A computed fold for a 517-nucleotide part of an RNA from an uncultured bacterium, annotated as small-subunit ribosomal RNA, 5' domain. Its Rfam family is "Bacterial small subunit ribosomal RNA". The prediction has a mean pLDDT of 85.

[in-house]
Context: one part of a larger RNA
RNA sequence: GAUGAACGCUGGCGGCGUGCCUAACACAUGCAAGUCGAACGGGCCGCGCCUGAAACCUAGUGAAGGCGCGGCCAGUGGCGGACGGGUGAGUAACGCGUGGGCAACCUGCCGCGCACAGGGGGACAACGGCCGGAAACGGCCGCUAAUACCGCAUAUUCCCGCGGGGCCGCAUGGCCCUGCGGGGAAAGCCCGGGGCGACCCGGACGGUGCGCGAUGGGCCCGCGUCCGAUUAGCUAGUUGGCGGGGCAGCGGCCCACCAAGGCGACGAUCGGUAGCCGGCCUGAGAGGGCGGACGGCCACACUGGGACUGAGACACGGCCCAGACUCCUGCGGGAGGCAGCAGUGGGGAAUAUUGCACAAUGGGGGGAACCCUGAUGCAGCGACGCCGCGUGGGUGAAGGAGCACCUCGGUGCGUAAAGCCCUAUCGGCAGGGAAGAAACAGACGGUACCUGACUAAGAAGCCCCGGCUAACUACGUGCCAGCAGCCGCGGUAAUACGUAGGGGGCAAGCGUUAUCC
Numbered sequence: 001g002a003u004g005a006a007c008g009c010u011g012g013c014g015g016c017g018u019g020c021c022u023a024a025c026a027c028a029u030g031c032a033a034g035u036c037g038a039a040c041g042g043g044c045c046g047c048g049c050c051u052g053a054a055a056c057c058u059a060g061u062g063a064a065g066g067c068g069c070g071g072c073c074a075g076u077g078g079c080g081g082a083c084g085g086g087u088g089a090g091u092a093a094c095g096c097g098u099g100g101g102c103a104a105c106c107u108g109c110c111g112c113g114c115a116c117a118g119g120g121g122g123a124c125a126a127c128g129g130c131c132g133g134a135a136a137c138g139g140c141c142g143c144u145a146a147u148a149c150c151g152c153a154u155a156u157u158c159c160c161g162c163g164g165g166g167c168c169g170c171a172u173g174g175c176c177c178u179g180c181g182g183g184g185a186a187a188g189c190c191c192g193g194g195g196c197g198a199c200c201c202g203g204a205c206g207g208u209g210c211g212c213g214a215u216g217g218g219c220c221c222g223c224g225u226c227c228g229a230u231u232a233g234c235u236a237g238u239u240g241g242c243g244g245g246g247c248a249g250c251g252g253c254c255c256a257c258c259a260a261g262g263c264g265a266c267g268a269u270c271g272g273u274a275g276c277c278g279g280c281c282u283g284a285g286a287g288g289g290c291g292g293a294c295g296g297c298c299a300c301a302c303u304g305g306g307a308c309u310g311a312g313a314c315a316c317g318g319c320c321c322a323g324a325c326u327c328c329u330g331c332g333g334g335a336g337g338c339a340g341c342a343g344u345g346g347g348g349a350a351u352a353u354u355g356c357a358c359a360a361u362g363g364g365g366g367g368a369a370c371c372c373u374g375a376u377g378c379a380g381c382g383a384c385g386c387c388g389c390g391u392g393g394g395u396g397a398a399g400g401a402g403c404a405c406c407u408c409g410g411u412g413c414g415u416a417a418a419g420c421c422c423u424a425u426c427g428g429c430a431g432g433g434a435a436g437a438a439a440c441a442g443a444c445g446g447u448a449c450c451u452g453a454c455u456a457a458g459a460a461g462c463c464c465c466g467g468c469u470a471a472c473u474a475c476g477u478g479c480c481a482g483c484a485g486c487c488g489c490g491g492u493a494a495u496a497c498g499u500a501g502g503g504g505g506c507a508a509g510c511g512u513u514a515u516c517c
Stems, first nucleotide, its partner, number of pairs: 001516003005513005012389006018382002020347001025345003029342003034079003039076002042073009055061002086300003095225008105217002110213007118152001120150002127142006158183011188205001190203005226272003233263003238260004243255003275297004279290004302323005325336004353379001355378003361375001362373004392422004402413004426458001429452004436444001461506005466487003472501005482489002
């Protein structure tokens, strides 16, 4: 000098930051991922229209039924839940950093281009009925829609096989033109106009195939990346090959067979420690230390394992299995995972509100209106840090009172106070009152800011004074009580202990402790 600090004493205001470093310990409660009715069929409720049973005896009322509109609800279906948010356990590794490679790869939504969308089928939820279960949930029978599912048709440069030609490359090879055979697509809905209708035309949003782009990712390589040799040898899918499986793709990734290799004092293996970086602290630099906040990458989501779906996961708030733990149970069986935001217990020297809002920015869904968003924007708490401001300004005696010292003459506190004059930053009171929003919509917020009236009023402490080191006297104590960073002080005159007066230093802080340079 520095800190995510803590502790002691003290504490007026504001701005901006920042706040579980320990138990990746366990978690009550609420919220944190939904949305689309312009993909689809229903259930319930309401309204309107059509039809019109029984009855009343003809004025109509009006059940069942059908159609349309609106609201709520779950279901089928689509997109999103792989982002955003958290944590640092593991990891010494192509994990990260940096520079390259992929002629060995993928990429939903988005942009551009070309082409297409013809014609069929069978289901399953919801729903109805029956049944089982305490519940969680499940079984059987029956009906049904779709942008759900499945054939068929058509199809290019797409894929597979066989062939011809051209160009190119760092090997395997790549690109382009072309012939034949085989294979492979699709979905509608809404609005406007027309039509009695089937349907037709235009438009919005979608659908399919192929190519290119953009974005995001995957893989490979060179170099760099802590300590220990009181760890010296390590290795069986081990190292390589042939063939195959698998994958988006390369690969011993996996498998059969064959060979006997591969790594290591340029430190293998083993053990310890650790997420890495941009950066941060220190330092003249070289270097040393650190990796909290913010940004990038990685890893993890109670512990271990596994796959499913999907463009993308081996998936924090998805699924299955095992385990530990907690909870419910009618004992047969079930439910759960805060390292999301708040909050609780516990651990600890120690770290905050079960707040407000989607107004802004951004994200998901939707044609839109809009809905969701503990991301985010704000507010709350904490001198935890940095920065700014205030606690008054002028005048005022050879100098009151008081306190301390004293050679008793006086000296110091000291222009300090009082008194007089002035001002009003902050705080308090009152009035006005934003920008942030393009549009009608502002959580923050009656906030910032502006104005007015009023009063010096409400606002100073902490450490030190032997030397290092700036600042000295008195009394008390008597190797006691105590101090102390080092040297060292204290045993009767202690500038070193305690108190007082005085002084020095910093100041809403000041000291101490811990750690780094």